[in-house]
Notes: Transfer RNA from a Bacteroidota bacterium, 71 nucleotides, folded computationally. The organism belongs to Bacteroidota, within Bacteria.
RNA sequence: GACGAUGUGGUGCAAUGGCAGCAUGCCUGGCUUCCAACCAGGGGAUGCGGGUUCGAGCCCCGCCGUCGUCU
Numbered sequence: 001g002a003c004g005a006u007g008u009g010g011u012g013c014a015a016u017g018g019c020a021g022c023a024u025g026c027c028u029g030g031c032u033u034c035c036a037a038c039c040a041g042g043g044g045a046u047g048c049g050g051g052u053u054c055g056a057g058c059c060c061c062g063c064c065g066u067c068g069u070c071u
Stems, first nucleotide, its partner, number of pairs: 001070007010024004018054001026042005047063005
């Protein structure tokens, strides 16, 4: 340099173009003599910039990061 894959809470993963969800972690309360476990509740995310569309995490273009193959 070329091609391909990939990018979503702190972490690991889901999500037919139509309310972004699950697990774990975190916070608060309950339970307990205390802690853990358990129960209830809560906050927290779509890499960046454009386009298509009534509507984009999803489709298209460019850029950036990561991984792989080739050179």
It matches the Rfam family "tRNA". Rfam classes the family as a transfer RNA. About the family: Transfer RNA (tRNA) molecules are approximately 80 nucleotides in length. Its family is annotated with triplet codon-amino acid adaptor activity in the Gene Ontology. RNAcentral holds the sequence, with entries from ENA.